Record summary:
Two RNAs folded together computationally: RNase P RNA and transfer RNA, 479 nucleotides in total.
RNA sequence: ACGGGAAGCCGGGCAAUCGCUGGCGCGACGGAUUCCGUCGGCGCCAGAGGAAAGUCCGGGCUCCAAAGAGCAAGAUGGUCGAUAACGUCGACCGGCCGAAAGGCUAGGGAAAGUGCAACAGAAAGCAAACCGCUGGACCGUUCGUUCGGUUCAGUAAGGGUGAAACGGUGGAGUAAGAGCCCACCAGGGCGAGAGGUGACUUUCGCUGCUUGGCAAACCCCAUCUGGAGCAAGAUCCUGCAGAACGAGUCUGGGAAACCGGACCCAUUGCUGCUCGCAGUGGUCUCGUUCGGGUAGAUCGCUUGAGGUGGCGAGCAAUCGCGAUCCCAGAGGAAUGAUUGCCCGCUUGUCAUGUGUUUCGGCGCGUGGCAAGUGACAGAACCCGGCUUACAGGCUUCCCGUUUUU
RNA sequence: GUGGUAGUAGCUCAGUUGGUUAGAGCGUCGGAUUGUGGCUCCGAAGGUCGGGGGUUCGAGUCCCCUCUAUCACC
Numbered sequence: 001a002c003g004g005g006a007a008g009c010c011g012g013g014c015a016a017u018c019g020c021u022g023g024c025g026c027g028a029c030g031g032a033u034u035c036c037g038u039c040g041g042c043g044c045c046a047g048a049g050g051a052a053a054g055u056c057c058g059g060g061c062u063c064c065a066a067a068g069a070g071c072a073a074g075a076u077g078g079u080c081g082a083u084a085a086c087g088u089c090g091a092c093c094g095g096c097c098g099a100a101a102g103g104c105u106a107g108g109g110a111a112a113g114u115g116c117a118a119c120a121g122a123a124a125g126c127a128a129a130c131c132g133c134u135g136g137a138c139c140g141u142u143c144g145u146u147c148g149g150u151u152c153a154g155u156a157a158g159g160g161u162g163a164a165a166c167g168g169u170g171g172a173g174u175a176a177g178a179g180c181c182c183a184c185c186a187g188g189g190c191g192a193g194a195g196g197u198g199a200c201u202u203u204c205g206c207u208g209c210u211u212g213g214c215a216a217a218c219c220c221c222a223u224c225u226g227g228a229g230c231a232a233g234a235u236c237c238u239g240c241a242g243a244a245c246g247a248g249u250c251u252g253g254g255a256a257a258c259c260g261g262a263c264c265c266a267u268u269g270c271u272g273c274u275c276g277c278a279g280u281g282g283u284c285u286c287g288u289u290c291g292g293g294u295a296g297a298u299c300g301c302u303u304g305a306g307g308u309g310g311c312g313a314g315c316a317a318u319c320g321c322g323a324u325c326c327c328a329g330a331g332g333a334a335u336g337a338u339u340g341c342c343c344g345c346u347u348g349u350c351a352u353g354u355g356u357u358u359c360g361g362c363g364c365g366u367g368g369c370a371a372g373u374g375a376c377a378g379a380a381c382c383c384g385g386c387u388u389a390c391a392g393g394c395u396u397c398c399c400g401u402u403u404u405u
Numbered sequence: 406g407u408g409g410u411a412g413u414a415g416c417u418c419a420g421u422u423g424g425u426u427a428g429a430g431c432g433u434c435g436g437a438u439u440g441u442g443g444c445u446c447c448g449a450a451g452g453u454c455g456g457g458g459g460u461u462c463g464a465g466u467c468c469c470c471u472c473u474a475u476c477a478c479c
């Protein structure tokens, strides 16, 4: 210099003018008690993001009962750690890809059971005999050894098919063969040792054990999950018209009014089902069905697993201590527009340097001028992640090749 | 805020329990028929199954992420 890889950051700046939203202060007006309300009056201060987005996960908060049991359903799945929690993050282990830096990985269980494997092939899951090889019987043939055919049996070494064919090489053995046996190699199981918190790695011994793949097929195992969502929810307040149907027995106390108890029934809630529990009512109150009605205000609301420096612990994710700061809060929904200068980018043109040239040009770099342009995108209860979109720019580290010293 | 559906040829749609080379109708193109055109008959082309990644021997189909369109509820 070129090529490749990893991580992080910024994402226009300054000034002026005119607006918009919120807060504070002042003023004006109205009611009036020092107080309250209104204002299209004034001043000062503050005013979107790295993703505010998709709503894919997780949590806070609020209500449903102080949130129960079982089944179902769903999610997750190497180990250790981080965390409020997670399907997120960090480090490590195993597997795959890459020459390397590095990248990807839903990565428990297939001798618990069920199921699947098209086509091809003889055979596709307690394996299998198409060709081949070998032996017996029979028939034909040859003088005969042979050769050919039929049939019975043995054989998984060889052929061919497939994504996948029940370890590999060599030897012994055999009629021919075969882990049938032996040596070595690969893998599995069992036992023991070493290292590591662990996943796991590694060494030794025994055992011929070589019984494959798919669970992002059903399933099994382990772990986790109650439901709804700021239109949650709370307070004030506006408005309206009711109608039909249905709903208990026993018993205790008491003079009565009334107050209890048991069971049963109805209904509501625990938001899939069952159990269980709790509340309300059972004759002047409740339940079901139909009908009628609903204009607003305030709180929740932004001090929070918060931001910015510092020190410390840790490989890291992250955590601890201390300092300092307060930084949008709307409700048809503010955060904008214009101008000037600068910055970046694109295009054109001019000048200049350089490389190449078929002498027409073309490529690269630098500078001046002009014009255009400023990515994706807009908070709505709040956080932690993931994913997606994104003009342009900056920084750091690593790997490879070539050249020079 | 919540829940669902669809995306396959130019258009409208099939595609089973994952299996060989993804089909049908209309349309397009070529040929035949006709004096010419249409109708009709014969033949052909046209698809990375919205995009990306994964599981599997194998993915339109299974899983994850994502984009676009659309529907419903309060």
Base pairs, nucleotide, nucleotide: 001401002400003399004398005397006396007395008394009393010392012342013341014340015339016338017337018336020047021046022045023044024043025042026041027039028038029037030036031035049376053387054386056385057384058383059382060381061229062228063227064226068275069274070273071272073225074224075223076222077221078092079091080090081089082088093107094105095104096103097102108220109219113218114217115214116213130159131158132155133154134153135152136151137150138149139148140147167185168184169183170182171181186210187209188207189206190205191204192203193202194201195200233299234298235297236296242290243289244288245287246286247285248263249262250261251260252259253258264282265281266280267279268278269277270276306325307324308323310321311320312319313318343374344373345372346371347370348369349368350367351366352365353364354363355362356361406478407477408476409475410474411473412472415431416430417429418428424462433449434448435447436446437445455471456470457469458468459467